[in-house]
RNA sequence: ACCCCGGUAGCUCAGUCGGAUAGAGCGAUGGAUUCCUAAUCCAUAGGCCGUGAGUUCGAAUCUCGCCCGGGGUA
Numbered sequence: 001a002c003c004c005c006g007g008u009a010g011c012u013c014a015g016u017c018g019g020a021u022a023g024a025g026c027g028a029u030g031g032a033u034u035c036c037u038a039a040u041c042c043a044u045a046g047g048c049c050g051u052g053a054g055u056u057c058g059a060a061u062c063u064c065g066c067c068c069g070g071g072g073u074a
Base pairs, nucleotide, nucleotide: 001073002072003071004070005069006068007067010026011025012024013023019057028044029043030042031041032040050066051065052064053063054062
């Protein structure tokens, strides 16, 4: 330099061919239970989907540039 894969909640990830309010587990916070703790149960908060543009009635999803991480070729 070129090619491929990835970037979504604090962490690990899902999201089928573009469709309505973007989810799960763990974690956090509050509550229930308990003599206390752990465990268990209930609830809540937390995201402008790496970034900028384009296509479209509509983009996490499609296209292009850029940034970051991993792998490969030279």